The RNA shown here (c-di-GMP-I riboswitch aptamer) has 91 nucleotides and comes from a soil metagenome. RNAcentral holds the sequence, with entries from MGnify.
RNA sequence: GACAAAGGCACACCCGGCGAAAGCCGGGGCCGCAAAGCCACGAGGCUAACGCUCGCGCACUGGCGCGGGUUACGUCAGUCGGGCCGCCGAA
Repeated sequence: GACAAAGGCACACCCGGCGAAAGCCGGGGCCGCAAAGCCACGAGGCUAACGCUCGCGCACUGGCGCGGGUUACGUCAGUCGGGCCGCCGAA
């Protein structure tokens, strides 16, 4: 980063699977992407099972159920920044 060349990846959605969820994996699919290749280092987003807390109810010496709030050591690299590797070679 080109009305170039050879290619690559694969949004949404559908099917199957994992997961509490966000989301991920595989197949199909193809919105788009010059890094839409890899990496959770920084920022930001998403989820909240467990935990904590509050309310209600049932029980009763200390629990259970439902609902609300909160919470990341979970998750998102196709949110941005950053790091690493990489095809081609016009202006």
The prediction has a mean pLDDT of 87. Rfam family: c-di-GMP-I riboswitch aptamer. About the family: GEMM was predicted in a large-scale screen for bacterial structured RNA regulatory elements.